[in-house]
Order: sequence, then C1' cells, then structure tokens
RNA sequence: GCAAACUGCCGGUAACGGCAGGACGCAAAGCUACGGGUCUUAAACCAAAUUAGAAACGUCAGUAUUUGUGUUUUAAGAAAGCCGGGUCGCCGA
Repeated sequence: GCAAACUGCCGGUAACGGCAGGACGCAAAGCUACGGGUCUUAAACCAAAUUAGAAACGUCAGUAUUUGUGUUUUAAGAAAGCCGGGUCGCCGA
C1' cells in the first nucleotide's frame, strides 16, 4: 500500500461485480482472460420418472412432459485472493 469473510445499498437469471463499513491475509492480493483448472447460464447428449390420445393384440414411439447437471459436449459469461504466462512498479541488504 492492498483488503478476505461478513453486513448494508445498487446492478445481474446466475456465477459475480460496484460503493460504504470491516480486516483474514498478501512483497505485487497492481494491471492483463494468453494457457491449464474452477464456477454460472442456455442448448444438445445421457439417465430416471410420468405418459393422455388414436388404434386394436401390439403400433403411432422411445412421441410428449418433468427431473437430474450427470467423470459428457458446445456457446456465452464469471474469476487475476487457483496455478502459470505477459507487463508496469516499491525498498535497497
């Protein structure tokens, strides 16, 4: 010098962000989404549950709806106090 959790107000579907209070900590806990990991939202896929109606002995059909966010994928966003990278910088043993 900065400011975690928490509290209040505001913004956002959310993750989260801004301001004020407040200090757990930090020699880059300044800035930066380039890489890895993490989080949110939506969709697809997957799994499970329910299933009217038509038709007539098994068909429309794995149709329709709901739930889960699943060792999955894609897109958009968050996050620098997860790690690494880039970059500016304090002190002067």

The RNA shown here (c-di-GMP-I riboswitch aptamer) has 93 nucleotides and comes from a soil metagenome. RNAcentral holds the sequence, with entries from MGnify. Rfam family: c-di-GMP-I riboswitch aptamer. Its family is annotated with cyclic-di-GMP binding in the Gene Ontology.